The prediction has a mean pLDDT of 87. The part of an RNA shown here (small-subunit ribosomal RNA, 5' domain) has 510 nucleotides and comes from a Nitrospirota bacterium. The RNAcentral record of the full RNA draws on ENA and SILVA.
Context: one part of a larger RNA
């Protein structure tokens, strides 16, 4: 010198555009933050309209009221289906194929989409809502009964898909193509007057998106020197979407290791960021890509995808409820609380834009996001007036007492309005229509110098010197040093120097 997710001192006027629990992966009151589909289904409530029947009222027509059946309209507890695996967050753990980077897989999966062949034919029997009876404080459970479906379960049918047998072709290799025989397994219905849409099963292909495997890179310790028994390698079965000691038997007796095995430390990793002429050192917040985790540990379901942050189930520590038999939770989602701490926001608004999940759609979720607040936390603009004006006032300081400094500074005169304060118009962002932001940028007009300067140093390094007080006291200090009666180094003061809405300080970096 330059740099920060900074702190602390004194200061503090506007705006843009960023950034903000670095510490307890401490603990959480309250709201939200994941749904949606009635165009898959059966009811259930309410209105409305039709029709029948009964009943009041009436000589009747007719009105009313109740039951019932159909029909539409709105609501949705439940079955179902799709999505809760994404988006958000944190960095605890990992020194690993975790991550980067380069390739493989003749060893693999993919839900929605996209293209293209085929196909959607028949039966059946639950179970929830519901309605009845039970038990419980409560969370919820338990027995009957009825009842739909794109929810289950059979039977047909099978291009092709899959298994078996045996071929041919490519190639080092067959598990890959091609064709041959025989066997197995599939389907849903909704909307619509209707034309048609829209959804279902199979098969191939293709997008995305993941899973495996290897080579090579990146940290510290020998005051860690031997390590390993499913270990290392085969054979044979299991398992998986696959390959494999991934798991089992059984057979060998291997495998690593000073080019550092095993310990043990620390730590997400990367694009990148900071420094620096560079080599290099340093760091991994904020943005993006990987991975990890989700009070702690362990496990598995469903499901195209998870061993699954706001899903279950077990154990463990905690906090709550209880009627003491028994439940109930998980903020490392967004705000906010307590703690910790030098120290880091608002229990905002908004679905108007972009994205996403759901629907045919309307639309409805959406603390993702857009935006608003609050911090000089950074970084960049702007502003605190211009111009003129000496007899060079007054004061204050400082003197040889002649003056000299402050200092054109001020007053004054003229002049201007960025800023501000008043008032009026007023956007783009989004268009078929919808703007949270916002009556905000912005633009007119009035008013007025009006609302705006600190902060640190002046002994040398290092720009800047005087006077009064202290008197090795009282105190400065980054070094070297000052300070004991004229202190340019300590306090005050006037003057100067530096930078300025900041200036010092301290921390860490290069």
């Nucleotide at each position: 010198g330059a740099a920060c997710g900074a702190a602390c001192g004194c200061u503090g006027g506007c705006g843009g555009c960023g950034u903000g629990c670095c510490u307890a992966a401490c603990a959480c009151a309250u709201g939200c933050a994941a749904g949606u589909c009635g165009g898959a289904c059966g009811g259930a409530u309410u209105c409305u309209g039709a029709a029948a029947a009964a009943g009041u009222a009436g000589c009747a027509a007719u009105a009313c009221u109740u039951u019932u059946u159909c029909a539409g309209a709105a609501u949705u507890a439940g079955u179902g289906g799709c999505g809760g695996a994404c988006g958000g967050g944190u960095g605890a753990g990992u020194a690993a194929c975790a991550c980067g980077u380069a390739g493989g897989c003749a060893a693999c999966c993919u839900a929605c989409c996209c293209u293209u062949a085929a196909g959607c034919g028949u039966g059946g029997g639950a179970c929830a809502a519901c309605c009845c009876c039970g038990a419980g404080a409560a969370a919820u459970c338990g027995g009957g009964g009825c009842u739909a479906a794109u929810a289950c379960c059979g039977c047909a049918u099978a291009a092709g898909a899959c298994c078996a047998c045996a071929g041919a072709c490519u190639g080092a290799g067959a598990u890959g193509u091609c064709a041959g025989u025989g066997g197995u397994a599939a389907a849903a219905g909704g909307a619509g007057c209707a034309a048609u849409c829209u959804g279902c099963u199979u098969a191939a292909g293709g997008a995305u998106g993941g899973g495996c495997c290897u080579g090579c890179g990146g940290c510290c310790u020998a005051u860690c020197a031997g390590g390993u028994a499913g270990u290392u390698g085969g054979u044979a079965g299991g398992g998986u979407a696959a390959u494999g000691g991934c798991c089992u038997a059984c057979c060998a007796a291997g495998c690593c290791a000073a080019a550092g095995a095993c310990g043990g430390g620390u730590a997400g990793c990367c694009g990148g960021g900071c420094u620096g002429a560079g080599a290099g050192g340093u760091c991994g917040g904020a943005c993006g890509g990987c991975c990890a985790c989700a009070c702690u540990g362990g496990a598995a379901c469903u499901g195209a995808g998870a061993c699954a942050c706001g899903g279950u189930c077990c154990a463990g520590a905690c906090u709550c409820c209880u009627a003491c038999g028994g439940g109930a939770g998980g903020c490392a989602g967004c705000a906010g609380u307590g703690g910790g701490g030098a120290a880091u926001c608002u229990u905002g608004c908004g679905c108007a834009a972009u994205g996403g999940g759901g629907g045919a759609a309307a639309c409805c979720c959406u603390g993702a996001c857009g935006c608003a607040g609050c911090g000089a936390c950074g970084c960049c603009g702007c502003g605190u007036g211009g111009a003129g004006g000496a007899u060079g006032a007054a004061g204050g300081u400082c003197u040889u007492c002649g003056g000299g400094u402050u200092g054109u500074a001020a007053a004054c005169u003229c002049c201007u309005u960025u800023u501000c304060u008043c008032a009026g118009g007023a956007a783009a962002g989004a268009u078929g229509a919808u703007g949270a932001c916002g009556g905000u940028a912005c633009c007119u007009g009035a008013g007025g110098a009006a609302u705006a300067a600190g902060c640190c140093a002046c002994g040398g390094c290092u720009a800047a010197c005087u006077c009064u007080g202290u008197g090795c006291c009282a105190g400065c200090a980054g070094c070297c040093g000052c300070g004991g009666u004229a202190a340019g180094a300590c306090a005050g003061a006037g003057g100067u120097g530096g930078c300025a809405a900041g200036c010092g300080u301290u921390g860490u970096u290069c």